[in-house]
Molecule: FMN riboswitch aptamer (RFN element)
Organism: Saccharopolyspora thermophila
RNA sequence: GUGCGCUCCGGGGCUCGGUGCAAGUCCGAACCGGCGGUGACAGUCCGCGAACCGGCUUCCUCGCGGGGGCCGGCCGAACCGGUGGAAUUCCGGUGCCGACGGUGAAAGUCCGGAUGGGAGGCAGCGCAC
Numbered sequence: 001g002u003g004c005g006c007u008c009c010g011g012g013g014c015u016c017g018g019u020g021c022a023a024g025u026c027c028g029a030a031c032c033g034g035c036g037g038u039g040a041c042a043g044u045c046c047g048c049g050a051a052c053c054g055g056c057u058u059c060c061u062c063g064c065g066g067g068g069g070c071c072g073g074c075c076g077a078a079c080c081g082g083u084g085g086a087a088u089u090c091c092g093g094u095g096c097c098g099a100c101g102g103u104g105a106a107a108g109u110c111c112g113g114a115u116g117g118g119a120g121g122c123a124g125c126g127c128a129c
Base pairs, nucleotide, nucleotide: 001129002128003127004126005125006124007123008121009120015029016028017027018026030109031108032098033097034048035047036046037045043096044095052073053072054071055070056069057068058067059066060065078094079093080092081091082090100112101111102110
């Protein structure tokens, strides 16, 4: 240095006001942005994760049912100008997007699955080369 294993880490945001019997969900203003890549820094370029749907498989349970693994499907959104060798990544401007269930009223921000999972990551330890 490389590979494997273990430990650890690994998601943010509703503030003020209006209407109303009732809204953190509507209206006005606001706030937030996982991971890897990309000739220069990315919510909106490429890919991944998660959620959801289906299939196969496996474990637990008396049963209902629940957990794990793999494969497939599905999976939101940006343009213009400037600088520059190079930027949909920087600067200026103006936009757009945000799962599922719940909740006297409709949710990116409240409650919930979640003290979960995870793309991955700095470091440490062990083994091997």